RNA sequence: UCACUCUGGAAAGCAGGAAAGGGCGGCACAAACCGUGCGCGGCUCCUUCCUCACCGACGGUGAAAGCCGUCCCGGCGCGUGUGCGGGACGGUGAAGCUCUCAGGUUCAGAUGACAGAGGGGGA
Numbered sequence: 001u002c003a004c005u006c007u008g009g010a011a012a013g014c015a016g017g018a019a020a021g022g023g024c025g026g027c028a029c030a031a032a033c034c035g036u037g038c039g040c041g042g043c044u045c046c047u048u049c050c051u052c053a054c055c056g057a058c059g060g061u062g063a064a065a066g067c068c069g070u071c072c073c074g075g076c077g078c079g080u081g082u083g084c085g086g087g088a089c090g091g092u093g094a095a096g097c098u099c100u101c102a103g104g105u106u107c108a109g110a111u112g113a114c115a116g117a118g119g120g121g122g123a
Stems, first nucleotide, its partner, number of pairs: 001121002004118005013052001015051004020047003023043002025040001026038004053105003059101001060099001062097001066092009
């Protein structure tokens, strides 16, 4: 320094709607039990989808001081040159900051920066 294993590890939806699927229910048939069908569409109960609301700790975006470069201005100065101060432009420039792109939030699970431990690989 890299990955793996174990442990710990936050935030944000009890939101609205739909009926495609499922479940319960209803109707019809059947009926010993098991059940079958429905262009019943009642229940948002589950899934899915749409809309809205929200979170920041997978990932990703942005850039402050500083530093570097170019140019301009000021002072010294005959000129040149060097250095000093200031400004403009460009480059570089971090995060748990920021943006919410991605991701995540609907009650029980998942992700998870980071931290501790273990044995390993590389330099």
The RNA shown here (Glycine riboswitch aptamer) has 123 nucleotides and comes from Actinacidiphila glaucinigra. The model forms 90% of the base pairs in the Rfam consensus. The sequence is in RNAcentral, with records from Ribocentre. Lineage of the source: Bacteria > Bacillati > Actinomycetota > Kitasatosporales > Actinacidiphila.